[in-house]
RNA sequence: GCCUCAGUAGCUCAAUCUGGUCGAGCAGCUGCCUUGUAAGCAGCAGGUUGUGGGUUCAAAUCCCACCUGAGGCU
Numbered sequence: 001g002c003c004u005c006a007g008u009a010g011c012u013c014a015a016u017c018u019g020g021u022c023g024a025g026c027a028g029c030u031g032c033c034u035u036g037u038a039a040g041c042a043g044c045a046g047g048u049u050g051u052g053g054g055u056u057c058a059a060a061u062c063c064c065a066c067c068u069g070a071g072g073c074u
Base pairs, nucleotide, nucleotide: 001073002072003071004070005069006068007067010026011025012024013023020057028044029043030042031041032040050066051065052064053063054062
């Protein structure tokens, strides 16, 4: 230098292929339960979807460039 893959909640990942309400587990908060804590149960909150553009009525998803990481080729 070139190619492939990945980047989404605090963390681990879905949702992408086929554009149409971004969810789950753990963690956090509140309540219930308990003599108390943990566990358990119920609920709540938490996202400019790596950055910037483009296409579209509508983009996490499609297109382009860039950034970061992993792997490969030379």